[in-house]
Predicted 3D model of a 736-nucleotide part of an RNA (large-subunit ribosomal RNA, domain II) from a marine sediment metagenome. Model confidence (mean pLDDT): 81 of 100. RNAcentral holds the full RNA, with entries from SILVA. Rfam family: Bacterial large subunit ribosomal RNA.

Context: one part of a larger RNA
């Protein structure tokens, strides 16, 4: 891992609601006892009115103490009438219901206000639920009590044992020498030391070696420390859990220590984690607001489900009318910010000029006015679209009961995304906090290559067809479809998510405007491009061309007191301008389409791929493919109505374009297992169980056949009771 068996909302008490039944202004007995019956247990009946709930409330209390309906409206129902068969209209009555009036009590000076009053409860048994108990099951780290431990280890006490060999050579002593002496020196002798080297014993430094399901829950190898001491060690003894012992590491106290182990309190507690067992049907959420020692929880409200009551309107949509508003935009009239100029004033501020000084003037600055330029969430002279309140009409829903009210049961209080729109924070984020709608969550199917939330579309079951989004060269269903343009970059073949900017292009296509043009344009080529004059000044020089000033006149078809190159200065070469040649469009500007540059990432590589010059892009047209969508046919369920029926069981008919996706969750109806009661069956001519198969049922399941097996086992439109359903819990036990 697999298989088999076991394995989790139970029971009691006390409340709430609901269903069924009994009795009813009452209902009910408890403990206990008795009688009948029986083999016994049980069951039935009786006694037991002690107690409980209800029948009256208000008030803290003292205390006081209510309609046996006075009036009105009116649903269902009933009755009558009228049209006339519409499930019609009108009227009367009208249980229940509603509104007045009245009453009790408390407060108050009063007014007013609060609670209550025109009688329905109680007992038993089911169901759901709350609380207390272990309380659906399993799971702590811990806490407390009483015991057991120092055969491991720590320290201490008592009593024993052990330490090859080698080296060094302290004190003391002896001899000699020196000295006045104290003493010193030399040589011996001597044998000290937490002395040295190094086996045994003891240890455990480095390789961070081997091993690392090991030889081993700490070992092996080499290396290393250390060996007369604070040394090592045998035996016996002492210290015990908030305690010991500790050359102190929170170390050690039996492979356990920042508080040992065992048993008990104990099923501790866990807002945390995992698990929680058959089927079908109907509805179907929330991740928000407030509070919280609150943020992994809980309570209230909102959102879901179920039931009851009432009885006629309700309203998310569209249109119109009447109001509300100060956003988008816009603007500068206010507030604040802001560009440049002008004018006036000021002369106490800075600077400057003149002056001996007084002072005068100029300028900057400041203030005001005016023109001009640009802005604002906390500016507004203005001001939408939307939005919103109310009313009316339409639409939709509603007597097959809406809206509303009450009661019972929840879940949930981690949300997310995109889109799209509007915002706050942030450089930004698959970021964070909000608003509106949608979607995922809890939603399958088709498309988007793949892809929770993008596009289409909301799946009861089956048959056949038609479309949506998106597509139609091949992979791969359907056009190598039609018409007209564009692109030459494989640009592209990408709806977005999943980039391509500023700035550039004599790439190419198009639109518009202006100007020139057969009186000859534009480009090219040929010729001219002069004279006064080298203008004046300056300068060494300055002659068109260093610089300053001026920029005229003449001849002309035209020619600058010169646009560029050049010279030391001249010279020289061009240009402007004019003529000729040529012979038809040319030049400039603005705007638009496609394309190009800008354009860099780490294994070789991505239009889904192949590939494509259209099978790319733009505009238009026709056809086809394509889903669980829509239509058709058949069937099922659910809800509701009518009829039969005691009935909500059951049956028949009908309605549903506007019912049948679904997590948490609520509600309803069923299947199966074990046991009991009543009734009724099967079995050695083969029960249960097991194996394989057929049929029936939406399903849980049921039934039949064959084989195996070898002794018990079923059925019911029945009633009752449960240790009642397994794939998961690192579940438990067993097998393999």
């Nucleotide at each position: 891992g697999c298989c088999g068996g076991g394995g989790a909302g139970u029971u009691c008490a006390c409340g709430g609601c609901u269903g069924u039944g009994g009795c009813a202004a009452g209902c009910u007995u408890a403990a206990a006892g008795g009688c009948u019956c029986u083999a016994a247990a049980a069951a039935g009946c009786c006694u037991g009115c002690a107690a409980g709930c209800a029948a009256a409330g208000g008030g803290a209390a003292a205390c006081c103490a209510a309609a046996a309906c006075g009036c009105g409206c009116g649903c269902a129902g009933u009755c009558a009438g009228c049209u006339u068969u519409a499930u019609g209209c009108u009227g009367a009555u009208g249980a229940g219901g509603c509104g007045c009036u009245g009453g009790g009590u408390c407060u108050g000076a009063a007014a007013g206000g609060g609670c209550c009053c025109g009688a329905a409860g109680u007992c038993a048994c089911g169901g759901c639920u709350a609380u207390g108990a272990a309380a659906c099951u399993a799971g702590a780290a811990a806490c407390c009590g009483g015991g057991c431990g120092a055969u491991c280890u720590a320290g201490c006490c008592c009593u024993g044992g052990g330490c090859a060999g080698g080296u060094u050579g302290a004190a003391g002593c002896c001899a000699g020498g020196c000295g006045a002496a104290a003493g010193c020196c030399u040589g011996g002798u001597g044998g000290a030391g937490g002395a040295c080297c190094g086996a045994a014993a003891g240890g455990g430094u480095g390789c961070u070696g081997a091993c690392g399901u090991g030889c081993a829950a700490u070992u092996c190898g080499c290396u290393c420390c250390g060996u007369u001491g604070a040394c090592c060690u045998g035996g016996g003894g002492c210290u015990a859990g908030g305690g010991g012992c500790g050359a102190a590491a929170g170390a050690c106290c039996a492979a356990u220590c920042u508080a040992g182990c065992c048993c008990g309190g104990u099923g501790a507690u866990a807002g945390c984690u995992a698990g929680u067992u058959c089927c079908c049907u109907c509805c179907g959420a929330a991740g928000u607001g407030g509070g919280u020692c609150g943020c992994a929880g809980c309570c209230c409200a909102g959102c879901c489900u179920c039931g009851a009551g009432u009885g006629a309107g309700a309203u998310c949509g569209c249109u119109g009318a009447u109001g509300g508003g100060g956003u988008a935009g816009a603007g500068c009239a206010c507030u604040g910010a802001u560009u440049g100029g002008a004018a006036a004033g000021u002369a106490a501020g800075g600077g400057g000029u003149c002056g001996a000084a007084a002072g005068a003037c100029c300028u900057c600055g400041c203030u005001u006015u005016u023109c001009u330029u640009u802005c604002a969430a906390a500016c507004u002279c203005c001001g939408a679209a939307u939005c919103u309140a109310c009313c009316a009409g339409c639409g939709u829903c509603g007597u097959a009961g809406a809206c509303c009210u009450c009661g019972a049961g929840a879940g949930a209080c981690g949300g997310g995304c995109c889109a799209u729109a509007g915002g706050g924070g942030g450089u930004a984020a698959g970021c964070u906090c909000c608003u509106a709608u949608g979607c995922c969550g809890a939603g399958a199917g088709g498309g988007g290559a793949a892809c929770a939330a993008c596009c289409c579309a909301g799946a009861c079951u089956g048959u056949g067809g038609u479309u949506a989004a998106g597509g139609c060269c091949c992979c791969a269903a359907a056009g190598u479809g039609c018409u007209g343009g564009c692109u030459a970059a494989a640009u592209g073949u990408u709806a977005a998510a999943c980039u391509g900017a500023a700035a550039g292009g004599c790439g190419u296509c198009g639109u518009c405007a202006g100007c020139c043009u057969u009186a000859g344009a534009c480009a090219g080529c040929g010729g001219g491009g002069a004279g006064g004059u080298a203008g004046g000044c300056u300068u060494a020089g300055a002659a068109g061309c260093a610089g300053c000033c001026a920029c005229c006149c003449u001849u002309u078809a035209a020619a600058g007191a010169a646009a560029g190159c050049g010279u030391a200065a001249c010279a020289g070469c061009u240009c402007a301008c004019c003529c000729g040649u040529c012979g038809a469009g040319g030049c400039u500007g603005a705007c638009g389409g496609c394309c190009c540059u800008g354009a860099a990432a780490a294994u070789g590589g991505a239009c889904g791929g192949g590939g494509c010059u259209a099978a790319g892009c733009c505009a238009g047209c026709c056809g086809c493919c394509g889903a669980a969508a829509c239509c058709u046919c058949a069937g099922g369920g659910c809800a509701c109505a009518a009829c039969c029926g005691c009935a909500u069981a059951g049956g028949u008919u009908g309605u549903g374009a506007u019912c049948c996706g679904g997590u948490a969750g609520g509600a309803g109806g069923g299947c199966g297992u074990c046991c009991c009661g009543a009734c009724u069956g099967g079995g050695c001519a083969g029960a249960a169980g097991c194996u394989g198969g057929g049929c029936c049922g939406u399903g849980a399941g049921g039934u039949c056949c064959a084989g195996u097996g070898g002794a018990c086992c079923g059925g019911u439109u029945c009633g009752g009771g449960a240790u009642u359903g397994a794939a998961a819990a690192u579940c438990c036990c067993g097998g393999u």